[in-house]
RNA sequence: AAGAACCCGGCGGGAGAGUCCGGGUGGUCUUCAUGUUGAUGGGAUCCCCCGGCGCCGAAGGAGCAACGGCCCCGGAACCUCUCAGGCAAAAAGGACCGCCGGUGGAAU
Numbered sequence: 001a002a003g004a005a006c007c008c009g010g011c012g013g014g015a016g017a018g019u020c021c022g023g024g025u026g027g028u029c030u031u032c033a034u035g036u037u038g039a040u041g042g043g044a045u046c047c048c049c050c051g052g053c054g055c056c057g058a059a060g061g062a063g064c065a066a067c068g069g070c071c072c073c074g075g076a077a078c079c080u081c082u083c084a085g086g087c088a089a090a091a092a093g094g095a096c097c098g099c100c101g102g103u104g105g106a107a108u
Stems, first nucleotide, its partner, number of pairs: 001108001007102007018053001020052005026046005032041003054087003060083001061081003067074003
């Protein structure tokens, strides 16, 4: 001189699986019933909460083949599990990929 890996930031892309069932507080509606100022009950619907069953894998987490030590330890993933997370759309999240910038300083 050169500018890699790692890490950080910005931008863009980025999948899967339930509009299931039951219960509860509340809101709204009601051509229903009782009652006939209020109201009570039933029904419909919406948000939220709790529980159940089913399902998904791409935050995170866990498991391991070769191999290393050598007898139970270490050991990768988009594989496996599903603890966590998630399951109409949108939003959010999102492994991973691309570009730009910063840091960094390897090969040469």